[in-house]
RNA sequence: CCUCGACACGGCAAACCCGUCGCAAGGCGGGGACGCAAAGCCAUGGGCCCUGGUCCGUCCAAAAGCGGACUUCGCAGGGUCGCCAGGUUACCGAAG
Numbered sequence: 001c002c003u004c005g006a007c008a009c010g011g012c013a014a015a016c017c018c019g020u021c022g023c024a025a026g027g028c029g030g031g032g033a034c035g036c037a038a039a040g041c042c043a044u045g046g047g048c049c050c051u052g053g054u055c056c057g058u059c060c061a062a063a064a065g066c067g068g069a070c071u072u073c074g075c076a077g078g079g080u081c082g083c084c085a086g087g088u089u090a091c092c093g094a095a096g
Base pairs, nucleotide, nucleotide: 002096003095004093005092011036012035016031017030018029019028020027021026034082040088041087042086044085045084046083047080048079049078050077051076052075053070054069055068056067057066058065
């Protein structure tokens, strides 16, 4: 130095609760720990989620509501890196 993930110093913090921002998904702060060796960082590719739109169904009809679809130029915008991949940086050091 590379691989790897035993130990230690430490680190992060799911659900849930409170406050706050957002139409929402969700973000941020505090409490709290299910877990995590990159659960550090980047929405670049895929997945998932939200809002709007379009189309189809439901309805005697229309609107609303509800359900479904949006593929090749992936309809538009957004969220999630604690879903996966990719990029990038890094602590410790048993073993190779």

The RNA shown here (c-di-GMP-I-GGC riboswitch aptamer) has 96 nucleotides and comes from a Planctomycetota bacterium. The source organism's lineage runs through Bacteria, Pseudomonadati and Planctomycetota. The model forms 86% of the base pairs in the Rfam consensus. The coordinates come from a structure-prediction model, not an experiment, and the mean pLDDT is 77.